[in-house]
Molecule: c-di-GMP-I riboswitch aptamer
Organism: Candidatus Tharpella sp.
RNA sequence: AAUUGUGAAAACCACACUCGUCGAAAGGCGGGGUCGGAAAUCCACGGGUCUUGUUUCUGAAUCUUAAAAGACAGCCGGGUUGCCUCU
Repeated sequence: AAUUGUGAAAACCACACUCGUCGAAAGGCGGGGUCGGAAAUCCACGGGUCUUGUUUCUGAAUCUUAAAAGACAGCCGGGUUGCCUCU
C1' cells in the first nucleotide's frame, strides 16, 4: 500500500422502551437502556420512506387534495474519513 471481516484483543456506537428538553409533526439533543452494528462515522447526490405548522386545490370555516423548503445516514445505492485484524 492492497486486501479479508472466521477467530482474538483494545476501544467505539446504541434499537425498542423510559426520563428531561426542543419541535406543529416526522424527528433531534442529553441521561438511563442494550436489539443489534466491521463503518450503526460524516455528506440528503440518486432512489425510497415518514411528517403536514407554512404553502397549495376546494372552501365561509372545519374536514380534505397536492407538494417538501422539514425529517430519516440504524432503508438501498453513491461519495467521504477512520480503529483493530487475516493474508